């Protein structure tokens, strides 16, 4: 320098004017209004897919059903998330990716083609060992020999089909063949062994053991999961219609008596009490939190400890906007609604750091 990989940061700036939602202060008469000061969306606020906090209900313990997760070790409040490592696959590499337990517990499925798709089977082919047939020859008339590949039969080496066909190469062996036997290679299992907390791995020995694939198919194994959600929940609490009871008493002073106070008392009422209704409405939950930033320590890292500093939306029909000026690289995806940790998806672009490879120069 070319072309890539990984991680991270930012998400138009500045000024003026007018508005909107909270907070604080002042004035005003409480409500209210006015003035001043200061604050006011995101990396995904989104999808609502996981995990937790919080709340109400449920719950002795265990099990069934249902759902989820699935290499190992660690991180975390927890996770299906994250980190490191192991193994498989891809890449020249930096790196990427994996739903990564079990297919000798059982069941199912494997299109088309093909003989055959799981335990056996044979289309072409190979064989003529065994039995039978046919033909020829010999005969001691009991049979024997040869030929044929016709029937029964032996084989799975070769061809052919397929995504996949029951280890590979060579030799021995045989009628022909075959792990049938042997050597080497590959795999699997068992035993021992090196390193590692572990997944796993190193080396050696033994066994012809050679067993198809599929579990985001049923299923088996191990582990995890109570349900519903801020319209959760808590507090304050009307009015109208209507209904019931009361008729001189009734309400309050924590239960009773006295006492005191209020309302009513020749009254059927514009009377009292209760229901209507814990409804309408209001307040709260609500934003100080597994919080953010700096430094430092531990750790490969995820992350954690300590120190110092900071306070950063809280609306309820729903605020965070509009106009103008100016600059540039001309501005993407998109906007809170109880709160956090993740994942996924969307996204104009700009910048930073580390690393790989190619070529060249010194």
């Nucleotide at each position: 320098u070319c072309c890539g990989c990984u991680g991270g940061u930012c998400a138009g700036g500045u000024g003026a004017u007018c508005g909107c939602u909270g907070g604080c202060g002042a004035a005003u008469u409480u409500u209210u209004u006015u003035c001043g000061c200061g604050a006011g969306a995101g990396g995904a606020a989104a999808g609502u897919c996981c995990g937790g906090g919080c709340u109400u209900c449920g719950c002795a313990g265990g099990g069934c059903a249902g759902g989820g997760u699935g290499g190992u070790c660690g991180g975390u409040a927890a996770c299906g998330c994250c980190g490191a490592c192991c193994g498989g696959u891809c890449g020249a590499g930096a790196g990427a990716u994996c739903a990564g337990g079990g297919a000798c517990a059982g069941u199912g499925c494997c299109a088309c083609a093909g003989a055959a798709a799981g335990c056996a089977a044979a289309c072409c082919g190979c064989c003529g060992a065994a039995c039978g047939g046919a033909g020829c020859g010999a005969u001691a008339c009991g049979u024997c020999g040869c030929u044929u590949g016709c029937g029964u039969g032996g084989c799975a080496a070769g061809g052919g089909u397929g995504a996949a066909a029951c280890g590979g190469u060579g030799a021995g062996g045989u009628a022909a063949g075959a792990g049938c036997u042997c050597a080497c290679c590959a795999g699997c299992g068992c035993c021992g062994u090196u390193g590692g907390u572990g997944a796993c791995u190193u080396c050696g020995g033994c066994g012809g053991c050679u067993u198809g694939g599929u579990a985001a198919a049923c299923c088996c194994c191990a582990c995890c999961c109570g349900a519903a959600g801020c319209a959760a929940g808590g507090c304050c609490a009307a009015a109208c219609a209507g209904a019931a009871a009361g008729c001189a008493g009734u309400g309050g002073c924590g239960g009773c008596c006295c006492g005191c106070c209020g309302c009513g008392u020749u009254a059927u009422g514009a009377c009292u009490u209760u229901c209507g209704g814990g409804u309408a409405g209001g307040c709260u939950g609500c934003u100080u939190g597994a919080g953010c930033g700096u430094g430092u320590c531990a750790g490969c890292a995820a992350u954690g400890g300590c120190u110092c500093g900071c306070c950063u939306a809280g609306a309820u029909a729903a605020a965070u906007g509009a106009u103008c000026a100016u600059c540039c690289a001309c501005g993407a995806c998109a906007a809170a609604a109880c709160c956090c940790g993740g994942c996924u998806u969307a996204c104009c672009g700009a910048c930073c750091a580390g690393c790989a490879c190619u070529u060249u120069u010194u």